[in-house]
RNA sequence: GGGCGGUUAACUCAGCGGGAGAGUGUCACGUUGACAUCGUGGAAGUCGCCAGUUCAAUCCUGGCAUCGCCCA
Numbered sequence: 001g002g003g004c005g006g007u008u009a010a011c012u013c014a015g016c017g018g019g020a021g022a023g024u025g026u027c028a029c030g031u032u033g034a035c036a037u038c039g040u041g042g043a044a045g046u047c048g049c050c051a052g053u054u055c056a057a058u059c060c061u062g063g064c065a066u067c068g069c070c071c072a
Base pairs, nucleotide, nucleotide: 001071002070003069004068005067006066007065010024011023012022013021018055026042027041028040029039030038048064049063050062051061052060
């Protein structure tokens, strides 16, 4: 330098045009003599950034950034 893939909650990951979700973690309450477990409920996200297409973009297109792999 070229090619490919990843970037979504604190962590691990779904979602691939019209409601942003799960598990773990976390907080509160209940349960216990206490802790753990368990149960119920809650909080937490500029969907990497900028622009384009569209009535509408996490999703499609272009650029940039960053991480990883391959080639040279």
This is a predicted structure of a 72-nucleotide RNA (transfer RNA) from an uncultured Spirochaetaceae bacterium. Its Rfam family is "tRNA". Its mean pLDDT, the model's own confidence on a scale to 100, is 84. It was read from a public genome assembly.